Predicted 3D model of a 292-nucleotide RNA (Bacterial RNase P class A) from uncultured Thiobacillus sp. The organism belongs to Thiobacillus, within Bacteria.
[in-house]
Parts: sequence; C1' cells; structure tokens
RNA sequence: AGCGGGCCAGGCAACCGCUGCCGCAGCCUUCGGGCGGGCGGGAGAGGAAAGUCCGGGCUCCGCAGAGCAGGAUGCCGGCUAACGGCCGGACGCCGUGAGGCGAGGAAUAGGGCCACAGAGACGAGCGUAUUAAGUUACGGUGAAACGCGGUAACCUCCAUCCGGAGCAACACCAAAUAGGCAGACAAUGACGCGGCUCGCCGAGUCUGCGGGUAGGUGGCUUGAGCCGGCCAGCAAUGGCCGGCCUAGAGGAAUGGUUGCCCACGACAGAACCCGGCUUAUCGGCCCGCUUU
Repeated sequence: AGCGGGCCAGGCAACCGCUGCCGCAGCCUUCGGGCGGGCGGGAGAGGAAAGUCCGGGCUCCGCAGAGCAGGAUGCCGGCUAACGGCCGGACGCCGUGAGGCGAGGAAUAGGGCCACAGAGACGAGCGUAUUAAGUUACGGUGAAACGCGGUAACCUCCAUCCGGAGCAACACCAAAUAGGCAGACAAUGACGCGGCUCGCCGAGUCUGCGGGUAGGUGGCUUGAGCCGGCCAGCAAUGGCCGGCCUAGAGGAAUGGUUGCCCACGACAGAACCCGGCUUAUCGGCCCGCUUU
C1' cells in the first nucleotide's frame, strides 16, 4: 500500500418515567382462585430489526394418482429442515500477489436472429479464371461465407424441484340489537300500566337453543436457540458434555433530564418464528496473508 475473516457499535453514575416477568402489601371470592393501578427485585431492539428477493417451520383450505399450464434452477462433489444459500474441487477471465468475479446441460428435434463491412449472413451468389453444365477453383468483406458456422442473457428441448393463501393465518370464550329454530301463553284479551284487585290498553309476550358481530383470550417466543470445551471433517457442517434463558407489545413499551470522561458517536428500530441473500452504515479493535 493492499487482500481475506472475526468482533464492537460511545462509556459510567444519579433521578424520573414506560412495557412484560417474579415476589409482597391490598382488594374480591362460589375458598378452587382472581385482580393487583401501591411497594421491592430483575429484564427490555439490530447487525442489519430494513428490502420482502429466495428457502423452511407453523396454521387453514384443497388433495387417489398422474398430467397440462406456469415458475425456478442448471460444471463435479458435499453440507443442510430446505434453498436460487454455504463449503471444497475442476475450468474461464482479471490481478505482480494475497485473492476476486463467473450468466457454465443440449446447436444432429425444430423455429428465430447474426450489427458494421460485404454481392450474399444460411437464401443465395459479386469479380476473375475455367467447364459440356453455376461445373470447378481462386479472390475480396467479416467473428463466421456453406461446413454438421455462431447464438439457448431469444423461443425451444432435456433433467430436477415447486398445490394455494398467509399470524389481519388460525383456535377458543362470548354481550347488546336485529334475524333464525323449538316450546309455552295469547282477541275465551297474553304482555304492559311500580306489589294486589278493579279498570284501561289491544298484538304479540316469555323461555331455551344455535350461528354470527362488538369485545376478550390463546397463537407469542424454549428455539433447526445462545455460550464454552472436546471429537470427526481441508471446509461448510455434524456429534457429545457442561452451563444459560436473552423483548413479547399490540394503537403498539424499550424513553427523558443532569453530571463526568473520550476517539464526540454512522446506518437505522422488533410485531409469528427461523436459515440465507441483497441494500444502508461515523469509526474502532483483533487474527491470518500478499506486495514493495
């Protein structure tokens, strides 16, 4: 001066909040338990939480099996739950190098296309020479000129894979009003008029069931989990042992103020979960390697 990989993402303290969790006080109770706004303790965004581009889990719908259509992938081998991801190898290109990048099956199934130049770009045919004959040879242009030409980042063919929708999935509890079904009463007057009788009124009234809505609860974070060690493997990765629990809200918390210090702080914020890819990112640290 570079190449590859890993890690961190201002720190500390005090006070005041906010959202879950645990415990206590307190309240309610059908004594099973429930609430818990007060008090105490402890936890509380990311390496990309992003784009939603691939793959999977989970849920519902569909489904005998197979095919068509559509989509994706395409050297060889391996890893994985799976992948279009990752690892190793071969090959090609770039780099002095460490390394980086790669779109890769089939052109004798068929179709399309082949810039400029050139007469002509796959059908034909220019110039010269030649021949019985566009019959043969040479020339020129071009990446390629008639020949099993090139192109599949053009259609296509082949091989492999793919059912659809998505947590606003889905499951459970469940008002009021309206409607449905069943039963009882009701013009021989039900119901209503504050309890009873009279009286008045005059067409529905009551009960039960079931579906759905509002609302509530679950799904929801213990998981292909994280950390450390050992073993197998070049590696991706896998196995064993030990330890740990690390947001779970839902109109949506993760914040504010002050003080001190420094290198003066980037991109950006969970919303069912996970594995990847891509994109954004002030700066700093560590390891290995290359060139001079």
Its Rfam family is "Bacterial RNase P class A". Its family is annotated with ribonuclease P activity, dimeric ribonuclease P complex and tRNA processing in the Gene Ontology. Rfam's curators write: Ribonuclease P (RNase P) is a ubiquitous endoribonuclease, found in archaea, bacteria and eukarya as well as chloroplasts and mitochondria.